[in-house]
RNA sequence: UCCGAUAAAGGCAUACCCGCCGAAAGACGGGGUCGCAAAACCACCGAUCUAAGGGACACAAGUCCUAGGAUAGCGGGGCUACCGAAG
Numbered sequence: 001u002c003c004g005a006u007a008a009a010g011g012c013a014u015a016c017c018c019g020c021c022g023a024a025a026g027a028c029g030g031g032g033u034c035g036c037a038a039a040a041c042c043a044c045c046g047a048u049c050u051a052a053g054g055g056a057c058a059c060a061a062g063u064c065c066u067a068g069g070a071u072a073g074c075g076g077g078g079c080u081a082c083c084g085a086a087g
Stems, first nucleotide, its partner, number of pairs: 002087001003084002011036002016031004021026001034073001041078002044076003047071004053066005
């Protein structure tokens, strides 16, 4: 360094609930604890979700597209890091 133990110490926190922000996806704080060895961080690539605003169609209801937004706990990539058995 790779690696990741029925190791130790510690860490994070899904669903759900409460509060709060947002048009929404969703974020944040508290509780919670499904799981996680990068479930730390970065939207660069792919993917998925959203679509207040803008556009197309429509008599309308509405449908579709999209600038943008979101997910790092969807995958890849980048970058940094705790611990130390075996190999």
Molecule: c-di-GMP-I-GGC riboswitch aptamer
Organism: Gammaproteobacteria bacterium